[in-house]
Context: one part of a larger RNA
C1' cells in the first nucleotide's frame, strides 16, 4: 500500500510458447439511451451542531431565521465520451501464391584426422615428467617407426564483430520427417488484436534411478613432490562422471544483470538476408552519435528518449532466501516464506 521506483543502489519471474479468468482494445455510419451530463419535482423528520437576530439584568436556558445533509427516487431532455445492438471498411492481425537464407528441432546412415588398445615387422636403452625432481613406464624389448584390426568421444580448416532459435542452446557429410523467419505480389478473411493472475509446456551444467557404453579427460581416492604443515597449487595413476536409451531433478553471473506489445522522435558507418536496371526499399545484427534522458557511468529508432496497454517485482543492513507450515521430489533438494533479537 498513497507515492516513488526496478541496466550498475532493493527490485524484470530462466524462458518464451500455448494460453484460462481478468484488464485494455482500429476506422466510418445507424439505433436505443445503461453509465455520464442538464433541468424540474420529491425525499434526505424534529431536537442537536454552526452563523445571525430576539426574550428572561448577563450566562446557562428559551424563541425565530438561515446554512449544512457530498446521497436516493421520479419525470423531461442531451448524445461528445465509455458501454450495448446493428451495418460497413482495411490501415492492426491472420491466411494465400511465388521465391529466399539459416550450426532451428527430431530420426537414420556415413567420413576423415587425432587418440587409446591388440597383433605383427624394423630397432635399442632409455622414455615420460618438472622450476628442479621423484613416484611411474621400459631388456618379459618400452619410447620411436611401419602395417593390419578393434574402440569410444569430439568434429581442425571453412569460421566471422557471421547465421538460426522463445529462452536454455545449436557446428563433419548425406537423406527423410518437422517448425519458425524474411521478401515480393497486394489475392482472401474482416478487428479475428495486446497483455496475461493461476495453469500447461520447455529449460545449461551438476546430481539421481534402471539399462548400456567407456577412447580421452577426470571430482573422490592413492602415490610422488613442494612446504613449518600441504587435507592444495605441480607430477604419476585413477573411480564416479563426462557418452547413449528411458525416466526424474527444475536450478545458474539462466546476463543485454535491461518484462511483453504499440505509436512517435536527427543522422553516420559496418556486417547478414531479400526486392529493384538504378535511385532506393524491407527484415536482422553491431559500432558511433542529435534531441532527450541519467546520481554518474552511460543509454540514444535494437532507448535507459516521448507516450499508451497489461503483467511481474522492490520498500534499510543482519537474522534469512533461513525456521515453521504446505506443495513437489527416490534423494539431493526446489518453490512458497516469516518472527524474535540486533545495528
Nucleotide at each position: 500500500u498513497u507515492g516513488g521506483g526496478c541496466g550498475u543502489a532493493a527490485a524484470g519471474a530462466g524462458u518464451u510458447g500455448c494460453g484460462u479468468a481478468g484488464g485494455c482494445u482500429g476506422a466510418u455510419c445507424c439505433g436505443a439511451a445503461c453509465a455520464u451530463c442538464u433541468u424540474a419535482u420529491u425525499u434526505g423528520a424534529a431536537a442537536u451542531u454552526c452563523c445571525c437576530c430576539g426574550a428572561c439584568u448577563c450566562a446557562a436556558u428559551c424563541g425565530g431565521g438561515g446554512u449544512u445533509u457530498u446521497g436516493g427516487a421520479u419525470a423531461a431532455g442531451a448524445u461528445a465520451u465509455g458501454g450495448c445492438g446493428g451495418a460497413u471498411c482495411u490501415u492492426g492481425a491472420u491466411g494465400g501464391u511465388u521465391g529466399g537464407a539459416g550450426a532451428g528441432g527430431g530420426u537414420g546412415c556415413u567420413g576423415g584426422a587425432a587418440c587409446c588398445g591388440a597383433u605383427g615387422g624394423u630397432g635399442u636403452a632409455g622414455c615420460a615428467g618438472u622450476g628442479a625432481a621423484a613416484u611411474g613406464c621400459g631388456u618379459u624389448g618400452a619410447u620411436a617407426u611401419c602395417a593390419u584390426c578393434g574402440g569410444g568421444a569430439a568434429c581442425a580448416c571453412c569460421a566471422a564483430a557471421g547465421g538460426c532459435g522463445u529462452a536454455g542452446g545449436c557446428a563433419g557429410g548425406c537423406a527423410c520427417c518437422u517448425a519458425g523467419c524474411c521478401a515480393a505480389c497486394c489475392c482472401a478473411u474482416g478487428a479475428c488484436g495486446c497483455u496475461g493472475a493461476g495453469g500447461c509446456a520447455c529449460g545449461a551444467a551438476a546430481g539421481c534411478u534402471g539399462g548400456g557404453g567407456g577412447a580421452g579427460c577426470g571430482a573422490a581416492a592413492c602415490a610422488g613432490a613442494u612446504u613449518a604443515g600441504a587435507g592444495a597449487c605441480c607430477u604419476g595413476u585413477g573411480u564416479a562422471g563426462u557418452c547413449c536409451c528411458a525416466g526424474c531433478c527444475g536450478u545458474a553471473a539462466a546476463c543485454u544483470a535491461u518484462c511483453u506489445c504499440u505509436g512517435c522522435u536527427a543522422g553516420a558507418u559496418a556486417g547478414c538476408c531479400g526486392c529493384g536496371c538504378a535511385a532506393g526499399u524491407g527484415g536482422c545484427u553491431g559500432u558511433c552519435g542529435c534531441a532527450g534522458c541519467u546520481a554518474a557511468c552511460g543509454c540514444g529508432u535494437u532507448a535507459a528518449g516521448c507516450a499508451g496497454a497489461g503483467c511481474g517485482c522492490c520498500u534499510g543492513g543482519g537474522g534469512a532466501g533461513u525456521a515453521c507450515g504446505a506443495g513437489c521430489g527416490c534423494a539431493a533438494g526446489c518453490u512458497u516464506a516469516a518472527a524474535a533479537c540486533u545495528c